[in-house]
RNA sequence: GAUAGAGGCGCGGCUGCCAUCAGUAGCUCCCCGGACACGUCAGACAGCGUGGGGAGGGAAAGGGAAAGCCGCCGAAGCAGUCAACCGCUGUCUGGCGGAAGACCGGCUGGGCCGUCGGAGAAUAUCCGGCGGACUGUCGCGGAAACGCGGAGCGCUGUC
Numbered sequence: 001g002a003u004a005g006a007g008g009c010g011c012g013g014c015u016g017c018c019a020u021c022a023g024u025a026g027c028u029c030c031c032c033g034g035a036c037a038c039g040u041c042a043g044a045c046a047g048c049g050u051g052g053g054g055a056g057g058g059a060a061a062g063g064g065a066a067a068g069c070c071g072c073c074g075a076a077g078c079a080g081u082c083a084a085c086c087g088c089u090g091u092c093u094g095g096c097g098g099a100a101g102a103c104c105g106g107c108u109g110g111g112c113c114g115u116c117g118g119a120g121a122a123u124a125u126c127c128g129g130c131g132g133a134c135u136g137u138c139g140c141g142g143a144a145a146c147g148c149g150g151a152g153c154g155c156u157g158u159c
Base pairs, nucleotide, nucleotide: 001159002158003157004156005155008073010072011071012070013069014068015067018064027056028055029054030053031052032051037050038049039048040047041094042093043092044091045090046089076108077107078106080103081102082101085098086097087096088095109135110134112132113131114130115129116128117127118126119125137150138149139148140147141146
């Protein structure tokens, strides 16, 4: 250098299903109310709508658990720079959330638990920081048990 592999509560994608969102939004009917106001992310302009109660019927998107299938073992995730585009009524200027793609080896061996912060409707879940034990691997020490240390730019087999 080439090639084949290993890690295990391992990684990613897709599919249907289920729960959540939510008895919410919007819709229909009834009662009370009434506007130089209020709501619609902020401001300007424009537009649209209207508050409260009751009855009826009643979603979806985004996010998610588990399962099945597929592809895999830097699997993959994240940060940084640029960013088409999407949502928040329209336009402009901003803001918030999401995001194809491009660049950049900047970070992380792996999952789990706790905690803090961010995203989120959320007690789900995701991401990041820190802590903990566990686990694979290699190095050093050791008779062993085990201890200490390193990082996937690694480790093992074959050529």

Notes: A computed fold for a 159-nucleotide RNA from a mouse gut metagenome, annotated as Lysine riboswitch aptamer. It matches the Rfam family "Lysine riboswitch aptamer". Rfam's curators write: Riboswitches are metabolite binding domains within certain messenger RNAs that serve as precision sensors for their corresponding targets.